[in-house]
RNA sequence: UAGGCUAUAGCUCAGUUGGUUAGAGUAUUUCACUGAUACUGAAAAAGUCAUAGGUUCGAUUCCUAUUAGCCUAA
Numbered sequence: 001u002a003g004g005c006u007a008u009a010g011c012u013c014a015g016u017u018g019g020u021u022a023g024a025g026u027a028u029u030u031c032a033c034u035g036a037u038a039c040u041g042a043a044a045a046a047g048u049c050a051u052a053g054g055u056u057c058g059a060u061u062c063c064u065a066u067u068a069g070c071c072u073a074a
Base pairs, nucleotide, nucleotide: 001073002072003071004070005069006068007067010026011025012024013023019057028044029043030042031041032040050066051065052064053063054062
């Protein structure tokens, strides 16, 4: 320098060939259970879907650029 992949909750990851409100596990907090813990059960909180722009009635999803990380080639 060129090409490719990834970016979604504190962490690990789904998701949708564009359509009502974005989910799981784990972790955290609260409650129940217990003499007290653990286990178990219930609930809560936690997301500007990397950033910006565009297309569209409508974008986490499509297009472009940028940022960060990784891989390949020179």
Predicted 3D model of a 74-nucleotide RNA (transfer RNA) from Bernardetia sp. Wsw4-3y2. The source organism's lineage runs through Bacteria, Bacteroidota, Cytophagia, Bernardetiaceae and Bernardetia. Its Rfam family is "tRNA". By type it is a transfer RNA. RNAcentral holds the sequence, with entries from ENA.